[in-house]
RNA sequence: ACCUUAUCAAGAGUGGCGGAGGAAACAGGUCCUAUGAUGCCCGGCAACCUGAUUGGAAACGAACAAGGUGCUAAUUCCUGCGGUUUAUACCGGAAGAUGAGGA
Numbered sequence: 001a002c003c004u005u006a007u008c009a010a011g012a013g014u015g016g017c018g019g020a021g022g023a024a025a026c027a028g029g030u031c032c033u034a035u036g037a038u039g040c041c042c043g044g045c046a047a048c049c050u051g052a053u054u055g056g057a058a059a060c061g062a063a064c065a066a067g068g069u070g071c072u073a074a075u076u077c078c079u080g081c082g083g084u085u086u087a088u089a090c091c092g093g094a095a096g097a098u099g100a101g102g103a
Base pairs, nucleotide, nucleotide: 002102003101004100005099006098007097008096013042015041016040017039021032022031023030026080027079028078029077043072044071045070048068049067050066051064053062054061055060076095081092082091083090084089
């Protein structure tokens, strides 16, 4: 890098370092940012996998948060393609992200 599958409307800081852009890519919007963003550390959130506990014959649950990930502005920030629709809006898709499995 590829394939399958599940999820993507909730949640998470008055901390430390650092010092310029950042919100995946392209385009268009709209935002965040020297009142210090993005990033790193710590903290936190969550509960996908493992684990231990527990209900059950099992299927399947409940609860914990030790280990592996993940996440921690805005719906995956919004639109791009299709359907319904006067508009608006809604639904789906594509692309993407994350987990688990596969080759």